The part of an RNA shown here (large-subunit ribosomal RNA, domain IV) has 327 nucleotides and comes from a marine sediment metagenome.

Context: one part of a larger RNA
RNA sequence: GUCAGGUUAAGGAAUUCGGCAAAUUUGCCCUGUAUCUUUGGUAUAAGGGGUGCCUACUGCUCUAGCUAAGCUAGGACCAGUAGGUCGCAGUGACAAAGGGGGUCCGACUGUUUAACAAAAACGUAGGGGGCUGCUAGUCCGAAAGGAUUUGUAUAGCUCCUGAGGCCUGCCCAGUGCGAGUGUGUUAAGCUUGUGAAUAGCGAGUGAAGCCCUCGUAAACGGCGGCGGUAACUCUGACCGUCUUAAGGUAGCGUAAUCCCUUGCCGAUUAAUUGUCGGCCUGCAUGAAAGGUUUAACGAGAUCCCCGCUGUCUUAACCUGACACCUA
Numbered sequence: 001g002u003c004a005g006g007u008u009a010a011g012g013a014a015u016u017c018g019g020c021a022a023a024u025u026u027g028c029c030c031u032g033u034a035u036c037u038u039u040g041g042u043a044u045a046a047g048g049g050g051u052g053c054c055u056a057c058u059g060c061u062c063u064a065g066c067u068a069a070g071c072u073a074g075g076a077c078c079a080g081u082a083g084g085u086c087g088c089a090g091u092g093a094c095a096a097a098g099g100g101g102g103u104c105c106g107a108c109u110g111u112u113u114a115a116c117a118a119a120a121a122c123g124u125a126g127g128g129g130g131c132u133g134c135u136a137g138u139c140c141g142a143a144a145g146g147a148u149u150u151g152u153a154u155a156g157c158u159c160c161u162g163a164g165g166c167c168u169g170c171c172c173a174g175u176g177c178g179a180g181u182g183u184g185u186u187a188a189g190c191u192u193g194u195g196a197a198u199a200g201c202g203a204g205u206g207a208a209g210c211c212c213u214c215g216u217a218a219a220c221g222g223c224g225g226c227g228g229u230a231a232c233u234c235u236g237a238c239c240g241u242c243u244u245a246a247g248g249u250a251g252c253g254u255a256a257u258c259c260c261u262u263g264c265c266g267a268u269u270a271a272u273u274g275u276c277g278g279c280c281u282g283c284a285u286g287a288a289a290g291g292u293u294u295a296a297c298g299a300g301a302u303c304c305c306c307g308c309u310g311u312c313u314u315a316a317c318c319u320g321a322c323a324c325c326u327a
Base pairs, nucleotide, nucleotide: 001322002321003320004319005318006317007316008315010313011312014311019308027051028050029049030048031047036041038163052085053084054083055082056081057080058079059078061075062074063073064072065071066070086090098306099305100304101303102302103301104300105298106297110122111121126161127160128159129158130157131156132155137148138147139146140145164293165292166291167290169223170222171221174220175219176216177215178214179213180212182211184210185209189205190204191203192202193201194200224242225241226240227239228238251285252282263279264278265277266276267275268274
């Protein structure tokens, strides 16, 4: 010097991307417990006190005896009372939660990249759509055959969403899907005219599809611009105009989404590109690729506070191992 472990004056996160690591707390008994809430929880919330040993006694209870609503003698667990006693310290070692508050995401328990990712990803109950009446639909196979299934629409398959609460707006022009209809188009075949001809040329008939009509967005998807206007100013409920299939509704909003951006205001700090609460000028939010809110939960992300500490100011010492030196 390195590794592993231990102790530390005063300060106590000044360290650092970040309290990473370490420390604090810890068992049991008593007391006490906010906010929110889906009334179950949150909760061991938080906070406070006690805890050893000795002696005596009390309650409960068991056994035996007796003069039996009890008494006497003896005993176990538990609970309690009083007195005493030792140490710095009594769950004396081991074992054994640090706590609280705000926000985001995901409802939750669960699952996952065996060997760099455990998560906000996957799943989930719940919600919605589609196919399917059984010789079904879907899947595997060239077939035979097989799975779903010795099931039968309260079933099976498939797609999307993802507890609960409040909700889920407008658009069917495009693409897709479904239904319908025949005056259009139309292959082969058939009929027929011409022709010597079964050739060629012409005419008629002619399915699906296309075309046409209608429906369908919890199907794929989409959801405007310009100008003017109120008795200070600003703003624009209002008006005009162009235009679309319809012009983004309720909500939320500088957001896991905001380029400008360290937006502006407030709170927090001595000081904050942080965090939280508002505002809305949303580069480029938005309603099952769900919108918003939400108790509980989370080895999830982020911010703050209390406690605690060698993370640090700033190092020191101890123990063990290694390195190194000598015999």